Overview:
A computed fold for a 62-nucleotide RNA from an Alphaproteobacteria bacterium, annotated as Fluoride riboswitch aptamer (crcB RNA motif). Rfam family: Fluoride riboswitch aptamer (crcB RNA motif). Its family is annotated with response to fluoride and positive regulation of gene expression in the Gene Ontology. NCBI's taxonomy places the organism under Bacteria, Pseudomonadati, Pseudomonadota, Alphaproteobacteria. The sequence was found by an Rfam model in a public genome assembly.
RNA sequence: UGCCGCUACGGCGGUGGGGUUCGCCUUAAAAGUCCUGCUGGACCAAUGACUCCUACGGAAAC
Numbered sequence: 001u002g003c004c005g006c007u008a009c010g011g012c013g014g015u016g017g018g019g020u021u022c023g024c025c026u027u028a029a030a031a032g033u034c035c036u037g038c039u040g041g042a043c044c045a046a047u048g049a050c051u052c053c054u055a056c057g058g059a060a061a062c
Base pairs, nucleotide, nucleotide: 010025011024012023013022016053017052018051019050020049021048032043033042034041035040
């Protein structure tokens, strides 16, 4: 340095928790997008997906 086996009742999937489901990971999986004078600017989002709760923001009613 390369290959193989085990370590999946585990971990990860741009900010928290639960359920369901999909994909990925053996130290990795992962660490958002665009523009730009390379250092600044703009935008979406608590989801990988669906849903519930919580936090935050806006509006209305009591």